This is a predicted structure of a 686-nucleotide part of an RNA (large-subunit ribosomal RNA, domain II) from an Ignavibacteria bacterium. Its Rfam family is "Bacterial large subunit ribosomal RNA". The family is grouped with related families in Rfam's "LSU clan". Its family is annotated with ribosome and structural constituent of ribosome in the Gene Ontology. The prediction has a mean pLDDT of 85.
Context: one part of a larger RNA
RNA sequence: GCCUACGAGUUAGUCGUCUGUUGCAAGGUUAAUCCGCUAAGCGGAGAAACCGUAGCGAAAGCGAGUCUGAAUAGGGCGUUUAAGUAACAGGCGCUAGACGCGAAACCGGGUCAUCUACCCUCGGCCAGGAUGAAGUUAGGGUAAAACCUCAUGGAGGUCCGAACUAAUGUGGGUUGAAAACCGCUUGGAUGAGGUGAGGGUAGGAGCGAAAGACCAAUCAAACUCGGUGAUAGCUCGUACUCCUCGAAAUAGCUUUAGGGCUAGCCUCGAGUAUAUAGUAUGCCGGAGGUAGAGCACUGAUUGGGCUAGGGCUGUCACAACGGUACCAAACCCAGACAAACUCCGAAUUCCGGUCAUAUGUUUCUCGGGAGUCAGGCAGCGGGGGAUAAGCUUCGUUGCCAAAAGGGAAACAACCCAGACCAUCAACUAAGGCCCCAAAAUAGUAGUUAACAGAUAAAGGAUGUUAAGUUGCUCAGACAACUAGGAUGUUGGCUUAGAAGCAGCCAUUCAUUUAAAGAGUGCGUAAUAGCUCACUAGUCAAGCGACUUAGCGUCGACAAUUCUCGGGACUUAAACUACUUGCCGAAGUUAUGGAUCCAACGCAAGUUGGGUGGUAGAGGAGCAUUCCAUUUGCAGCGAAGGUGUAGCGUGAGCUAUGCUGGAGCGAAUGGAAACGCAAAUGUAGGC
Numbered sequence: 001g002c003c004u005a006c007g008a009g010u011u012a013g014u015c016g017u018c019u020g021u022u023g024c025a026a027g028g029u030u031a032a033u034c035c036g037c038u039a040a041g042c043g044g045a046g047a048a049a050c051c052g053u054a055g056c057g058a059a060a061g062c063g064a065g066u067c068u069g070a071a072u073a074g075g076g077c078g079u080u081u082a083a084g085u086a087a088c089a090g091g092c093g094c095u096a097g098a099c100g101c102g103a104a105a106c107c108g109g110g111u112c113a114u115c116u117a118c119c120c121u122c123g124g125c126c127a128g129g130a131u132g133a134a135g136u137u138a139g140g141g142u143a144a145a146a147c148c149u150c151a152u153g154g155a156g157g158u159c160c161g162a163a164c165u166a167a168u169g170u171g172g173g174u175u176g177a178a179a180a181c182c183g184c185u186u187g188g189a190u191g192a193g194g195u196g197a198g199g200g201u202a203g204g205a206g207c208g209a210a211a212g213a214c215c216a217a218u219c220a221a222a223c224u225c226g227g228u229g230a231u232a233g234c235u236c237g238u239a240c241u242c243c244u245c246g247a248a249a250u251a252g253c254u255u256u257a258g259g260g261c262u263a264g265c266c267u268c269g270a271g272u273a274u275a276u277a278g279u280a281u282g283c284c285g286g287a288g289g290u291a292g293a294g295c296a297c298u299g300a301u302u303g304g305g306c307u308a309g310g311g312c313u314g315u316c317a318c319a320a321c322g323g324u325a326c327c328a329a330a331c332c333c334a335g336a337c338a339a340a341c342u343c344c345g346a347a348u349u350c351c352g353g354u355c356a357u358a359u360g361u362u363u364c365u366c367g368g369g370a371g372u373c374a375g376g377c378a379g380c381g382g383g384g385g386a387u388a389a390g391c392u393u394c395g396u397u398g399c400c401a402a403a404a405g406g407g408a409a410a411c412a413a414c415c416c417a418g419a420c421c422a423u424c425a426a427c428u429a430a431g432g433c434c435c436c437a438a439a440a441u442a443g444u445a446g447u448u449a450a451c452a453g454a455u456a457a458a459g460g461a462u463g464u465u466a467a468g469u470u471g472c473u474c475a476g477a478c479a480a481c482u483a484g485g486a487u488g489u490u491g492g493c494u495u496a497g498a499a500g501c502a503g504c505c506a507u508u509c510a511u512u513u514a515a516a517g518a519g520u521g522c523g524u525a526a527u528a529g530c531u532c533a534c535u536a537g538u539c540a541a542g543c544g545a546c547u548u549a550g551c552g553u554c555g556a557c558a559a560u561u562c563u564c565g566g567g568a569c570u571u572a573a574a575c576u577a578c579u580u581g582c583c584g585a586a587g588u589u590a591u592g593g594a595u596c597c598a599a600c601g602c603a604a605g606u607u608g609g610g611u612g613g614u615a616g617a618g619g620a621g622c623a624u625u626c627c628a629u630u631u632g633c634a635g636c637g638a639a640g641g642u643g644u645a646g647c648g649u650g651a652g653c654u655a656u657g658c659u660g661g662a663g664c665g666a667a668u669g670g671a672a673a674c675g676c677a678a679a680u681g682u683a684g685g686c
Stems, first nucleotide, its partner, number of pairs: 001686006011096003015093010027051003033045005055062002065077004099237002102234001106227006117201007125193001126191001128160003131156001135152002138149003164188003169184004203219001206214001240621006250263005264372002266369006277362001278359005283353005292344001293342002298338002302334004307328001309327002311324005375400010405416003420593004425589003431583003434567003440580001442579006453569001459554002463551010480538005486511003491505003517532001521530002594611007622675001624672010640659008
């Protein structure tokens, strides 16, 4: 992992409440107990007791009233408006383990020191080698000592190193040979040494050269049994079918934030209506200060004018006067800003209306049952952020959640569209129509040449197309080629030099000319040289400058070949505009069928409208085991197993072949240890 079996809303309560059914009804019901019988039961007796029929008050008590009160007042709660009670069944609640499994823990009683920690008693163990303390003999030495030397001696938590013991580093091992090992290496090895046997200390206790270590592979409180089904606002799981409706992820409060309570939203039942109910659209009447706009207020603000005040400065002992390319209030002109500005001011929206039209209970009231309180994305309007985020927080609409189908290559939310069932029928939506791949290699007129279409900006560019403004041009333009491009003069100044061409100055002038600047660049140290402007000739028809628009181009950078979904496509299979067809969905239609609701109907049925769905509410059924009654099948073959066929919307049912070898059904009621794929479910098998 698979198969088989088991496996989770149960049971109890003279509890509460609601719904349904039945009995009796202003009443209803018996309990214990007793008696009888055809005896797990039935019939009868039994009013103790309970609920209801009256309330108010703390109570005495009074009573359709009562309490408060001095009150006959006022006020509170009642009376009118009146149905209960008992049993059974079901929904929900409460108390119990209360749908099932699951803690870590807490407490009580026992059991552990055969592991290990420490201690006690009695034993046994430590190859070999090295070092050579004290003391002592001898010699030297001294007045005597001290002291020195040689020997002797054999101390030590001394040294090296086996056994023994420990465990430093490393390799292997890591579903191991082993729930701590193997190899190499390493520390101690006469000591606070190591070890054997016996004994002791026990769970908030022991023991600890102290690591919260160890106390039997378990230790920040052992193990075992019990309290015990501890508790778990947490996680997981919770078993057959069909039908009707169908949410929420919000508000308030919460030691509250992943939990709850009440409301909101869902469902079921009952009720009230000629609806003055609700909703939508129109109309009418109102509310308002947003978008926009504006500067009349508040604030902020640019330039100019005018001009207080100040600064600087001139005359100046002071006073006073003057100037001002400085700063600047108020005022004037022009410009312009604001969520917390408004002289103004929409669209939408909201409220009201015995209005009109549409719809037809969708509204509202009461009662039973819920679930929901993590929401998400997209568009629009804002706040936060960086006018970042698949970001965050509000409002509003839609969708997903709880929605399948078609399109967007793929893709919860985007576009289209809401799946009762069947059909090898039809029409459409979004989107498409060369092939993959259903439908146009459709039509007309243009554009693009970029693999543009098939990613992006500021900005750049004789890309190209269209429209326009303006200039030159057969008296010859534009381009090209040929020729000229001179003189005063090297203008003046400056400068080492400055001659068109470093720089400065200038009525940058004049002459000869077809034309030629006191010079457009290159160049020289300065000259020289080349060239341009300008002119003539050759040639022969258009040539420049600018503006706007369309489509292109560059700008253009990401990690394993390329790519629009692919192939491929260029007067298109691209783009723009227009036109006609077609394809295309579970949409719509057609035909048949099922079911729910409403109306009508005696019924059969007819007509109309519905039938996506998570949490959840409601309804109707199937199956399993047992019981009662009735009725059947079975050795001429029951149950069970395994095939086949048929029926039913489905859970399922029926018939029959083979197997099997002894019991088993149906109908109507009743009762449940009543349905498995999941719980890292339990047991067994493979």